[in-house]
Context: one part of a larger RNA
RNA sequence: UGACGGGGGCCCGCACAAGCAGCGGAGCGUGUGGUUUAAUUCGAUGCAACGCGAAGAACCUUACCAAGGCUUGACAUGUCGGAAGUAGCGACCCGAAAGGGAAGCAACCUGUUGAACCAGGAACCGUCACAGGUGCUGCAUGGCUGUCGUCAGCUCGUGCUGUGAAGUGUUAGGUUAAGUCCUGUAACGAGCGCAACCCUCAUUGUCAGUUGUUUUCUCUGGCGAGACCGCCCUGCAAAAUGGGGAGGAAGGUGGGGAUGACGUCAAGUCAGCACGGCCCUUAUGCCUUGGGCUACACACACGCUACAAUGGGUGGUACAAUGGGUAGCAGUAGAGCGAUCUGGAGCCAAUCCUAUAAAGCCAUCCUCAGUUCGGAUUGUAGGCUGAAACUCGCCUGCAUGAAGUUGGAGUUGCUAGUAACCGCAGGUCAGCAUACUGCGGUGAAUACGUUCUCGGGCCUUGUACA
Numbered sequence: 001u002g003a004c005g006g007g008g009g010c011c012c013g014c015a016c017a018a019g020c021a022g023c024g025g026a027g028c029g030u031g032u033g034g035u036u037u038a039a040u041u042c043g044a045u046g047c048a049a050c051g052c053g054a055a056g057a058a059c060c061u062u063a064c065c066a067a068g069g070c071u072u073g074a075c076a077u078g079u080c081g082g083a084a085g086u087a088g089c090g091a092c093c094c095g096a097a098a099g100g101g102a103a104g105c106a107a108c109c110u111g112u113u114g115a116a117c118c119a120g121g122a123a124c125c126g127u128c129a130c131a132g133g134u135g136c137u138g139c140a141u142g143g144c145u146g147u148c149g150u151c152a153g154c155u156c157g158u159g160c161u162g163u164g165a166a167g168u169g170u171u172a173g174g175u176u177a178a179g180u181c182c183u184g185u186a187a188c189g190a191g192c193g194c195a196a197c198c199c200u201c202a203u204u205g206u207c208a209g210u211u212g213u214u215u216u217c218u219c220u221g222g223c224g225a226g227a228c229c230g231c232c233c234u235g236c237a238a239a240a241u242g243g244g245g246a247g248g249a250a251g252g253u254g255g256g257g258a259u260g261a262c263g264u265c266a267a268g269u270c271a272g273c274a275c276g277g278c279c280c281u282u283a284u285g286c287c288u289u290g291g292g293c294u295a296c297a298c299a300c301a302c303g304c305u306a307c308a309a310u311g312g313g314u315g316g317u318a319c320a321a322u323g324g325g326u327a328g329c330a331g332u333a334g335a336g337c338g339a340u341c342u343g344g345a346g347c348c349a350a351u352c353c354u355a356u357a358a359a360g361c362c363a364u365c366c367u368c369a370g371u372u373c374g375g376a377u378u379g380u381a382g383g384c385u386g387a388a389a390c391u392c393g394c395c396u397g398c399a400u401g402a403a404g405u406u407g408g409a410g411u412u413g414c415u416a417g418u419a420a421c422c423g424c425a426g427g428u429c430a431g432c433a434u435a436c437u438g439c440g441g442u443g444a445a446u447a448c449g450u451u452c453u454c455g456g457g458c459c460u461u462g463u464a465c466a
């Protein structure tokens, strides 16, 4: 000087408390451990791994396994040499395919009078350099990322103090979300952070406006205004600033986002990419078929659906926003109980389509039961995508109708248009979403307070630790 303390002081945070909804019990989905397996590819492992890489494993993907094949190779550049019916196409045969063989057809560019045939090029075959490796090392690395933490800190120049390591500044008194600002002060200044500048939402003026609406308004886009403790009262020290009020759409950082200092964890990633070193080279490379990544005594994590009457069924009826669409979205119409099919109007989109939002409201049945709750599981009949749904997809009809009656110890999220409940869209994608990323609808309760738990900041104290 740091780090640490079941030392002290001050302060903060959904950290506790006060509340609301959960998880932990059940069934299912997904991930992980373990076990199994020919293989169940690899990585991620306290917070900060476990619906994570993966924005979507039937083949492909695919890296794993078995079997069958190839060896200058699936791909690149160069050297040397070769072949003339050469490159290329290829009936047919073996084969699961890859691959191997093969009748036949049969070129291109330049030169030369002319050319499938000569010479050269391209392409091909062989040779050698090499290619190739999702093989190892993230403890050799770059780049990128997580985390402490959007916490308020981390430093420097000159000066001063100390033999020196260092200190001071950065401490103190106030104040703030903040090393934010004020006052004081052997310090005076400065930098990276904070804040502001950026985007967006809420109010309004004005201009323009198609496909929206029809003089307006709503809406879309551009340019502005507006909020600054500006005004009033008041506490403090006359300062910084705190409390209250007016006006205002908005009030004290107005809400949200982007933005992550010096550094920590030899944190993560050699499998996104790049790259040093090491290793393989008829194989640790490459191709193909099939299988596996989907296994299942079990354990954990994150979710979905429920256990019902604030509910379930049936009928009627109302109100969104963000988005997406040409190898696409697909109206109306018709067929089917339905999934879906027939057919194709319109739309490269404020025009057309996706597209009925659902919870809600009205009416009615059910009357507390393992039920008209719950939907797992299983049987069967169909539909869709796709060469192909057995391993291993999704959806529909009928039948079946499991556990489950609110969940131990413990534990998670959330302070307002938030939690909770409700649906909608998108990316990935041929097909497949309870995940993820967004969007709107309905819309709470509680916060006395900082003793305690956890994490963090500043000052101070002890130390046999560095």
Stems, first nucleotide, its partner, number of pairs: 001466002003463003007460007015450002019414005026305008034296002042053002064291007073130001077129002080126003088105002092101003108121004132280002135278003141274002143269003146265001148263001153192006159168003172183003198257004203225007228251001231245005307407001311366007323354003328347002333342003373404001378399007420442007
Predicted 3D model of a 466-nucleotide part of an RNA (small-subunit ribosomal RNA, 3' major domain) from an uncultured bacterium. The full RNA is in RNAcentral, with records from Greengenes.